[in-house]
The RNA shown here (SAM riboswitch aptamer (S box leader)) has 109 nucleotides and comes from a Chitinophagaceae bacterium.
């Protein structure tokens, strides 16, 4: 890189270095010299992996599923719903559902 599964309307910022971009891509709309990207430190959010307990199934053990609690460790994250739209369907419209693309986690080759 590719594939599989799950989630994506919640949540959480200060400082230092740096110096013009950033929000994936297109269109829009935003953020940015009252300091963008990036890097570092500290703090925090969350609960995918994880830890503990209980129940059920299975049972020799390992284990699987559900629920509850937790946060030591592995990731992730801390503008705007993944910022919005596009493509398809429904709808008079507002809007709703889905797809594509993307992000993250766990796994497979």
């Nucleotide at each position: 890189c590719a594939c599989u599964u799950a989630u994506c309307c919640a949540g959480a910022a200060a400082g230092g270095c740096a110096g013009a971009g950033g929000g994936u891509g297109u269109g829009g709309c935003c953020c940015g010299a009252u300091g963008a990207a990036g890097c570092c430190u500290u703090u925090g959010c969350a609960a995918c992996c994880c830890u503990u307990a209980u129940a059920u199934g299975g049972c020799g053990c390992g284990c699987a599923u559900a629920u509850a609690a937790g946060a030591a460790g592995g990731u992730g994250c801390a503008a705007a719903u993944u910022c919005c739209a596009a493509c398809c369907g429904c709808g008079a419209a507002a809007g709703c559902g889905g797809a594509u693309a993307g992000a993250u986690a766990a796994g497979u080759c």

The organism belongs to Chitinophagaceae, within Bacteria. The prediction has a mean pLDDT of 83.